[in-house]
RNA sequence: UCCAUCGCGUAGGGAGAAUCUGGUUCAAGCCAGUGCCGAAGGAGCAACCGCCCCGGUAAACUCUCAGGCCCACGGACCUGCGCGAUGUG
Numbered sequence: 001u002c003c004a005u006c007g008c009g010u011a012g013g014g015a016g017a018a019u020c021u022g023g024u025u026c027a028a029g030c031c032a033g034u035g036c037c038g039a040a041g042g043a044g045c046a047a048c049c050g051c052c053c054c055g056g057u058a059a060a061c062u063c064u065c066a067g068g069c070c071c072a073c074g075g076a077c078c079u080g081c082g083c084g085a086u087g088u089g
Base pairs, nucleotide, nucleotide: 003087004086005085006084007083008082009081010080011079012078013077018034020033021032022031023030024029035069036068037067041065042063043062044061048056049055050054
């Protein structure tokens, strides 16, 4: 210095599901009920491994606790850029 991995920041892209019903409210919103979504977060499990009673260990899978269901916000993940760390050559 290049490449790869990880972390942080930044720019762009980024889905799904009732603008449902009732009350209140000028409206937004709030409360209650029913239905629904999965890509914040959270939880669970296989193969495999082990010291094999048992335990470790995944996800975009599953569950929906949380969150969400006009727009906005948020948003896993992807790409570009910058900084730092680690590793191979």